[in-house]
RNA sequence: CUGUGCGGGAGAGUUCGGACGCCGUUGGUCGACGUCCGGCGCCGAAGGAGCAACUCCUCCCCGGAACCUCUCAGGCGGCCAGGACCGCGCGGGU
Repeated sequence: CUGUGCGGGAGAGUUCGGACGCCGUUGGUCGACGUCCGGCGCCGAAGGAGCAACUCCUCCCCGGAACCUCUCAGGCGGCCAGGACCGCGCGGGU
């Protein structure tokens, strides 16, 4: 420096419209839930891009460079998943 296991790990609409399914219902309407499509709003801690404190050098150039910025990607009820970063363990390279 890197891979991996375990633990911790934030933010932002259960918003609007349509279709289908399912439940409630005798039926219809309506409502809740799920999935898909479209719109607007929003978040940033995967990744990406940009500026740049800083760093490298005698100096300049080149290079590296954020949890800053942008939001392409990703994400926005709960759960699952993801998740920079932190701790512990194991392995590989230099």